[in-house]
RNA sequence: CCCUUAGAGUUUGAUCCUGGCUCAGAACGAACGCUGGCGGCAUGCCUAACACAUGCAAGUCGAACGAGACCUUCGGGUCUAGUGGCGCACGGGUGCGUAACGCGUAUGCAAUCUACCCUUAACUGGGGGAUAGCCCGGGGAAACCCGGAUUAAUACCCCAUAGUAUAUUGAGUUGGCAUCAGCUUAAUAUUAAAGUUCCGACGGUUAAGGAUGAGCAUGCGUCUGAUUAGCUAGUUGGUGAGGUAAUGGCUCACCAAGGCGACGAUCAGUAGGGGACCUGAGAGGGUGAUCCCCCACACUGGUACUGAGAUACGGACCAGACUCCUACGGGAGGCAGCAGUAGGGAAUAUUGGGCAAUGGUCGAGAGACUGACCCAGCCAUGCCGCGUGAAGGAAGAAGGCUUUCUGAGUUGUAAACUUCUUUUAUCUGAGAAAAAACGAUCCCUGCGGGGAGCAUUGAUUGUAUCAGAUGAAUAAGCACCGGCUAACUCCGUGCCAGCAGCCGCGGUAAUACGGAGGGUGCAAGCGUUGUCCGGAUUUAUUGGGUUUAAAGGGUGCGUAGGUGGCCUUGUAAGUCAGUGUUUAAAGUCUGCAGCUUAACUGUAGGAAUGGCAUUGAUACUGCGGGGCUUGAGUAAAGUUGAGGUAGGCGGAAUUGAUGGUGUAGCGGUGAAAUGCAUAGAUAUCAUCAAGAACACCGAUUGCGAAGGCAGCUUACUAAGCUUUAACUGACACUGAGGCACGAAAGCGUGGGGAUCAAACAGGAUUAGAUACCCUGGUAGUCCACGCCGUAAACGAUGAUUACUCGAUGUUGGCGAUAUACAGUCAGCGUCCAAGCGAAAGCGUUAAGUAAUCCACCUGGGGAGUACGACCGCAAGGUUGAAACUCAAAGGAAUUGACGGGGGCCCGCACAAGCGGUGGAGCAUGUGGUUUAAUUCGAAGCAACGCGCAGAACCUUACCAACCCUUGACAUGUCUCGUAUGGUUUCCAGAGAUGGAUUCCUUCAGUUCGGCUGGCGAGAACACAGGUGUUGCAUGGCUGUCGUCAGCUCGUGUCGUGAGAUGUUGGGUUAAGUCCCGCAACGAGCGCAACCCUCGCCUUUAGUUGCCAUCAUUAAGUUGGGCACUCUAGAGGGACUGCCGGUGAUAAGCCGGAGGAAGGUGGGGAUGACGUCAAGUCCUCAUGGCCCUUACGGGUUGGGCUACACACGUGCUACAAUGGCGGCGACAAUGGGCAGCGAAGGGGCGACCCGGUGCUAAUCCCAAAAAGCCGUCUCAGUUCGGAUUGCACUCUGCAACUCGAGUGCAUGAAGGUGGAAUCGCUAGUAAUCGCGUAACAGCAUGACGCGGUGAAUACGUUCCCGGGCCUUGUACACACCGCCCGUCACACCAUGGGAGUUGGUUUUACCCGAAGCUAGUGUGCUAACCGCAAGGAGGCAGCUAACCACGGUAAGGUCAGCGACUGGGGUGAAGUCGUAACAAGGUAACCAAGGG
Repeated sequence: CCCUUAGAGUUUGAUCCUGGCUCAGAACGAACGCUGGCGGCAUGCCUAACACAUGCAAGUCGAACGAGACCUUCGGGUCUAGUGGCGCACGGGUGCGUAACGCGUAUGCAAUCUACCCUUAACUGGGGGAUAGCCCGGGGAAACCCGGAUUAAUACCCCAUAGUAUAUUGAGUUGGCAUCAGCUUAAUAUUAAAGUUCCGACGGUUAAGGAUGAGCAUGCGUCUGAUUAGCUAGUUGGUGAGGUAAUGGCUCACCAAGGCGACGAUCAGUAGGGGACCUGAGAGGGUGAUCCCCCACACUGGUACUGAGAUACGGACCAGACUCCUACGGGAGGCAGCAGUAGGGAAUAUUGGGCAAUGGUCGAGAGACUGACCCAGCCAUGCCGCGUGAAGGAAGAAGGCUUUCUGAGUUGUAAACUUCUUUUAUCUGAGAAAAAACGAUCCCUGCGGGGAGCAUUGAUUGUAUCAGAUGAAUAAGCACCGGCUAACUCCGUGCCAGCAGCCGCGGUAAUACGGAGGGUGCAAGCGUUGUCCGGAUUUAUUGGGUUUAAAGGGUGCGUAGGUGGCCUUGUAAGUCAGUGUUUAAAGUCUGCAGCUUAACUGUAGGAAUGGCAUUGAUACUGCGGGGCUUGAGUAAAGUUGAGGUAGGCGGAAUUGAUGGUGUAGCGGUGAAAUGCAUAGAUAUCAUCAAGAACACCGAUUGCGAAGGCAGCUUACUAAGCUUUAACUGACACUGAGGCACGAAAGCGUGGGGAUCAAACAGGAUUAGAUACCCUGGUAGUCCACGCCGUAAACGAUGAUUACUCGAUGUUGGCGAUAUACAGUCAGCGUCCAAGCGAAAGCGUUAAGUAAUCCACCUGGGGAGUACGACCGCAAGGUUGAAACUCAAAGGAAUUGACGGGGGCCCGCACAAGCGGUGGAGCAUGUGGUUUAAUUCGAAGCAACGCGCAGAACCUUACCAACCCUUGACAUGUCUCGUAUGGUUUCCAGAGAUGGAUUCCUUCAGUUCGGCUGGCGAGAACACAGGUGUUGCAUGGCUGUCGUCAGCUCGUGUCGUGAGAUGUUGGGUUAAGUCCCGCAACGAGCGCAACCCUCGCCUUUAGUUGCCAUCAUUAAGUUGGGCACUCUAGAGGGACUGCCGGUGAUAAGCCGGAGGAAGGUGGGGAUGACGUCAAGUCCUCAUGGCCCUUACGGGUUGGGCUACACACGUGCUACAAUGGCGGCGACAAUGGGCAGCGAAGGGGCGACCCGGUGCUAAUCCCAAAAAGCCGUCUCAGUUCGGAUUGCACUCUGCAACUCGAGUGCAUGAAGGUGGAAUCGCUAGUAAUCGCGUAACAGCAUGACGCGGUGAAUACGUUCCCGGGCCUUGUACACACCGCCCGUCACACCAUGGGAGUUGGUUUUACCCGAAGCUAGUGUGCUAACCGCAAGGAGGCAGCUAACCACGGUAAGGUCAGCGACUGGGGUGAAGUCGUAACAAGGUAACCAAGGG
């Protein structure tokens, strides 16, 4: 410079917040499932550093050397075992160990080395003795070894030469960073060499410098745990010595007693580090494959040798484990090199080609070697690219799928078909680049080299690539489709099978399971699993919090630490700026370029935030100096208070004791009892004793750091505040550890003990009652001393400082003469602004705005538990996990619902009354039982005289038996027949049905065609049919809360929001009715009114109705009339309109007038939003499912009517307010033609005969009954009528199962009904009869009608239901809610546990391989010295110290197992109780004791 920050699902009825879980993204050395065409480039044992068969991975040099073999053109050449040189310390592998100067970074070495290479200088003289090989001999199975003889060198040794090398001792000089270093110079001593050769050259020695590589040291950085707090004896330092290339306790002797650690030592766990890689907006987080750098390791442990370099992957020695060979005597081995094998594992490749290239070693070179490397092979493991065809093509083909069903939609331009193309695959042909050299030749040369042309060399490879040929020919899958999340239907299944990342799907209509069709996404891949980052601001530096969600320490003092007032000066550590240097390369980023593109690669640049050094700046911070007074403290003068400690004193009360008075109870409770009391209680009076606590004052008060502190008084003592402004001069704030204080309970010792009172005992309560209540009562409560150290120790709010509107009350001061008033300082409260907050709320006493410091939090449970540690006498406290489990747990607020919460109000809700039910008999319905069937439904209120306004057949759905199968019924096709509709009789049969038969009649249209329709029979199908199932798939209808007064909306306003407001409040009403007020203003569905009916009047009309007046009759019978009644149309009338009071001058309420009626006049119809998955698939309709010679259809008979029993609803009674007999008055609603049925007659009666009249204000049903009079006289009766017998009547095909009625006879229970319970507030209850529907017949039921006609309501405490407001809530399936703990069962993880097994580590001791060092070295000994003897030197051997493995003993620590045992978690509808949530029925909670 550029680029850059996304959310969603899930707690709730809903909301906001807190908070966790989950998802969408990217990535991977991956694995698994399904699938798979090609190419390029990469990657490929993450596990057992487990064990390894086989091959290869380090050799080379004959121009160092002798020897042997072979070839020869006789010149020579080739090969090689051995000696010798160089290399083998590189390259390659792995990540065990290591928390370390290991790595990274920056420095240093004045404390170092460096083979090969380069530069410079000098030198390379003389001699000697061996030895391998070879040969001979010997031992051994082998590996290999031994002896003898002989021999060479660039192997080894000696001498010479020697300076700027080394050592020692001096002198001078320069420099530095302390020890010191460099240079110059002097003396003494010591140390070198190797040759080959074609004469070009290659070597050798010494010294200096360079380069490269290595070593050492230092600053800083580098994981987790404090439930690891102290560690350390070579430890820290010094002196001296040894050792090393070199500093150094690196090692040793001596001396000193240090060193490290809260800025985390030690210990434990884990781990190679970095460049980088992944992710991320970044800061960060995670990782440490491939490539590069460093380190460590090479079967495990130890050790050195050689060498420039190793404590050496393919070297050595020893020990150990393992494997192999063996002739049992001994030997051999080390793939964490490349391939490969076994094993492990979810899982990772070929026992390939080549040195052509690059690089390495050796060589003068040619060249050799090279599993480094270059290539190829395998694997979709990843990244990238290409293809599987393109264009046209609608009959929108067939098929599939779906469907409202033959119509359509979709698959779908998709296919077919036509035309075209040929990448890729196949075939044929052509055919690169990677190769440039070295070499030989020539030229130039400063001799190092350079140049020219020539020739040669390719594993990959006949590969890449190009051309041609054929031909759409060779090439598509995977996942998903409820939401998040793009994509939908059908079938199957039926809480099964299954799915699932989270929420969650599945119990008969599954877009969520399985299949199919279709669709969506990606694509040679797609999904799943795993891991990491992100999202997660969910550890918060950027960038969080702590009143109530998790979270402020119980409080103070104070150490370290952190932070710190005003002015001035110096410094320059922090800070800032510039410069230099470093930050390897690769990678990341940008530009360009090369492979056809891309991946990939090349090239140039940027960045690399960091480190170090240096120069400068000086505002701020730090550090040093000087000053100041405002922070802080001191002083003086006042003042306040339940501040603290110790002593003394006081009165009231309780209890006890003594005495007096006095007598039968006291006490206690919801009610009681235990208890006390005639041995005199309680009560009362007096006196005494003891202990504890301090009424009134007293408060929203005061004091204290908190806990806490209360009679009065004395002493001692602490603190705050105010005023003055004299003194000091930043002395301050906070405060990890630490120390102190710290309610109650508890513990120890000793006192004390009145009250109260855990435990305990007794009495009650209760299903139980280890409780609540009562009577007692011990620890304790009190004091002294010592422990404990916790509380809901709370303002659930850490301390300090500053700032930010006010109002008001109060405490203590100050100033002023002052009690008013105003001001000021310090407190204690209330309300509120800004602001904050999720909200509730906080608000100068902050939870506001800022600063400093401390403490604490990171989902719920497990758990404040376990283990460990510390403290404690104990109780226990402090610190404080994990496994496992859940998708929530939680805060605040909202709407409901609920409460054994509150307030207000209403209702035949209670109360006041009247009458019932529950007892009897019967009727009827239900349950149960029974049955072949007793069809089905209804189930608290709101099922049960309900569906059923009427089961003998029918109904009828049930059962038995017998029949039918396109069907009893509908539509369509074909064939045949008839061309119609009725009817009689007979036979079989239970009938359906089957067979025969009599009589009457002879269809419609017509285009005149057996053309169409109709009917019958037959056939095959489509189909009919189902009171079969699901009312929890539905429509419709209905019940219920409830005729309760409620339920909502629009706009506005308030609130983040759910929501609120309106609709609440004050009155009032039957009413959300109305009025007033009010951030609401309006509106809708409900209420009311409008509708019907009854009550009064008017008017119109006057038959079938009526009759006052006039006639008339037996009779409103007739004339007449329509006044009245009545009928049925239209109107009027009632509205708190008027008056008084009251109320707020309102709404309204109370009283009154008038009125037929008065405050809704009585009654009806009318049922808001909704609730109950309420009821009904058997009224009807209807989706799905099921049956189809039956779950359909027909018939006969039976059943629905059964009967030990239980319940509901009724009728009739139990009698005198009555029964019976007599008399005989007064209604209304209704109904009537397959009908009502009159008069008259018959029958005791039911009823029969009869048939006037009536299609109805005309006729009929039709008699109303309670009533009145008489009688009976309290009895199982002259009550009551069940039951039963006989005889009848009626309906009807038919009264046996199974109808109703009549007469005569019979004459049961029953004497007013337990607990409990129902209806009703006026023309009501009660009582009396009448009618109607359905119906052939059948009512005590249902629905209506009128007659007679009461009592009571003080009132709202209580029961039930409801409405409104408010309150609490852990409920929302909404209290029939939620929910706790033990026990029982199953499973899971975990603590303890006698012990046992293993790892690791420490200490002490024993043993002591190899090896180095030291000592010794009497055995052995070529080079040098010596004439010799011998010496120097060396070797073997031996000894000692150190030391690996091993052993013994004692610990520490970690892990596994473990009889038994403790609690925890999770589980389907188990058991016992009901602790919590409402006043949760004893307010809850915290701490202690008991169960």
Description: Predicted 3D model of a 1491-nucleotide RNA (small-subunit ribosomal RNA) from an uncultured bacterium. The RNAcentral record of the sequence draws on ENA. It matches the Rfam family "Bacterial small subunit ribosomal RNA". The coordinates come from a structure-prediction model, not an experiment, and the mean pLDDT is 82.